[in-house]
Context: one part of a larger RNA
RNA sequence: CCCGCGGUUAGACGGAAAGACCCCGUGAACCUUUACUGUAGGCAGAUAUUGGGCUGAGUUAUGUUUUGUGUAGGAUAGGUGGGAGACUUUGAUCCCGGCACGCCAGUGUCGGGUUAGUCGUCCUUGAAAUACCACCCUGAGUAUGAUUUAGUUCUAACUCUGACCCUUGAAUCAGGGCAGAGGACAGUUUCUGUUGGGCAGUUUGACUGGGGCGGUCUCCUCCCAAAGAGUAACGGAGGAGUUCAAAGGUACACUCAGCCUGGUUGGCAAUCAGGCGUCGAGCGCAAAGGUAGAAGUGUGCUUAACUGCGAGAGAUAUAACUCGAGCAGAUACGAAAGUAGGACUUAGUGAUCCGGUGGUUCCGAAUGGAAGGGCCAUCGCUCAUCAGAUAAAAGGUACUCCGGGGAUAACAGGCUUAUCGCAUCCGAGCGUCCAUAGCGGCGAUGCGGUUUGGCACCUCGAUGUCGGCUCAUCACAUCCUGGGGGUGAAGAAGCUCCCAAGGGUUUGGCUGUUCGCCAAUGAAAGUGGUACGUGAGCUGGGUUCAGACCGUCGUGAGACAGGUCGGUCCCUAUCUGCCGUGGG
Numbered sequence: 001c002c003c004g005c006g007g008u009u010a011g012a013c014g015g016a017a018a019g020a021c022c023c024c025g026u027g028a029a030c031c032u033u034u035a036c037u038g039u040a041g042g043c044a045g046a047u048a049u050u051g052g053g054c055u056g057a058g059u060u061a062u063g064u065u066u067u068g069u070g071u072a073g074g075a076u077a078g079g080u081g082g083g084a085g086a087c088u089u090u091g092a093u094c095c096c097g098g099c100a101c102g103c104c105a106g107u108g109u110c111g112g113g114u115u116a117g118u119c120g121u122c123c124u125u126g127a128a129a130u131a132c133c134a135c136c137c138u139g140a141g142u143a144u145g146a147u148u149u150a151g152u153u154c155u156a157a158c159u160c161u162g163a164c165c166c167u168u169g170a171a172u173c174a175g176g177g178c179a180g181a182g183g184a185c186a187g188u189u190u191c192u193g194u195u196g197g198g199c200a201g202u203u204u205g206a207c208u209g210g211g212g213c214g215g216u217c218u219c220c221u222c223c224c225a226a227a228g229a230g231u232a233a234c235g236g237a238g239g240a241g242u243u244c245a246a247a248g249g250u251a252c253a254c255u256c257a258g259c260c261u262g263g264u265u266g267g268c269a270a271u272c273a274g275g276c277g278u279c280g281a282g283c284g285c286a287a288a289g290g291u292a293g294a295a296g297u298g299u300g301c302u303u304a305a306c307u308g309c310g311a312g313a314g315a316u317a318u319a320a321c322u323c324g325a326g327c328a329g330a331u332a333c334g335a336a337a338g339u340a341g342g343a344c345u346u347a348g349u350g351a352u353c354c355g356g357u358g359g360u361u362c363c364g365a366a367u368g369g370a371a372g373g374g375c376c377a378u379c380g381c382u383c384a385u386c387a388g389a390u391a392a393a394a395g396g397u398a399c400u401c402c403g404g405g406g407a408u409a410a411c412a413g414g415c416u417u418a419u420c421g422c423a424u425c426c427g428a429g430c431g432u433c434c435a436u437a438g439c440g441g442c443g444a445u446g447c448g449g450u451u452u453g454g455c456a457c458c459u460c461g462a463u464g465u466c467g468g469c470u471c472a473u474c475a476c477a478u479c480c481u482g483g484g485g486g487u488g489a490a491g492a493a494g495c496u497c498c499c500a501a502g503g504g505u506u507u508g509g510c511u512g513u514u515c516g517c518c519a520a521u522g523a524a525a526g527u528g529g530u531a532c533g534u535g536a537g538c539u540g541g542g543u544u545c546a547g548a549c550c551g552u553c554g555u556g557a558g559a560c561a562g563g564u565c566g567g568u569c570c571c572u573a574u575c576u577g578c579c580g581u582g583g584g
Stems, first nucleotide, its partner, number of pairs: 001584008010576003014571002022405004027401002029397004035202005041195006048188002051154016068137001069105001078136005085119003094113008158182005164177004205217003214234001218240006241386001242284001243343002248302007256280001258276005282291002285348001287346003306329004312323003318387001331340003354380007362373002412459001413457001414455003418452001420448006429439002466541001467539003471533001472530005479504003482499006506520005547565004551560003
């Protein structure tokens, strides 16, 4: 060096299973509910099956009996018309008693007594007699009819029962008969309302230094923005979702803030007078730009905050957006030239569909109309997730599933090193005195890659996760043992620094623990790296599936770096490595 054999499992990010954790999908399935929309079912009403009486209450029609008080006035005058008489032994007038109404004055009616008159025409009144008759109004009573409603009752629909009879023989079903009970109810049909996770179909946004929680989502101003324009971030600051009939148009006029001086109450500051005053004021509101030769402040007159258009530009993926001379019509102000199609400018907003209103020389299903539509104007959206999926929508899943992702988290590695550990520099001060025996404020500079993080670079067609056991190996920033310097080193014992990794570095109790506390030894009971070494070596106590209990949260399904009991750890070694051994 070549070829074996027997072992061992450190590696081949070993084998197995298109990761179950996490995220994504306008994926799925179940489950929940005061998500949305439905629906079985329930309840109520109407209707049909469904008929007959009686009573009460209401409405209405007709007949009849009644009712009716402003003031003046004999007095309780409903209205209008006719009218000079009407009623009366079939009992006038008057008296007594009862009832009804009532504005307490009386009116109507019934019963008894009495026995021959009473009322009108006259007087007051807008209107004249309930003297008498007719029609009508208001309110009330009563009779009849219609109708509504409530109650009650009947039997013949309909329902039920019978140990009865028949078809019928074995039959409890069905039909017929008989008898009984209930009864226009119940049951059933159709429609309407209400209820309805019992059931069903679905929805439950995106951005995001993983996701969730939080925040945000459209528009305006500034910085970032690198002196044209534009330019991102969960970068830094603020605003808007309007207002104004004058705060618009025009003509004319004026100048602010602040300061100084003077002046009654009056003061730092009110109003007044004089002076200085280029802009520091004001411009409805944020900021920026602009602005005193006005865009600021006033006064007069007014409505251009007009209609039809628009050459041409800016900006722009589209759709939108912005500026605009000029022409025609009609107008305001101005002597005129002229200016005026809102506001110093930049925010003050919403496509399409659908629908409303007004107008219109348009269409009008044979024709004339109409309905309806078109066109012009205008209105209705925190459609704010603001280029707006629907008119209409929340949650749970540890019982879960599928498709994907190392485009994206948890372990480990990598980069970084804020944090962490260690060291050095400086020397304020402490150390009786004395910065540096031992310490060392405020600061500065490094090293390490053991902490907690940041990033998201390999791995999601799988890199098994804490602790223990076993077996280790390395570093040295050394715990012991060895050698030295300094000492605030008398000796002993220490403190501190330098050199040094050869060897060593314990056993118990509690806890799943690493750690820690306690106990006992010992020269010492080191600090770290090795995928927080080591599960194809072991374990499986913890964490981290499915069961269950408690507390808390939630309406609930369920949830909880809260607790608790229970809970399948597979691999016969091909290669490399290592150990032992054999042959050539």
Molecule: large-subunit ribosomal RNA, domain V
Organism: Mariniblastus sp.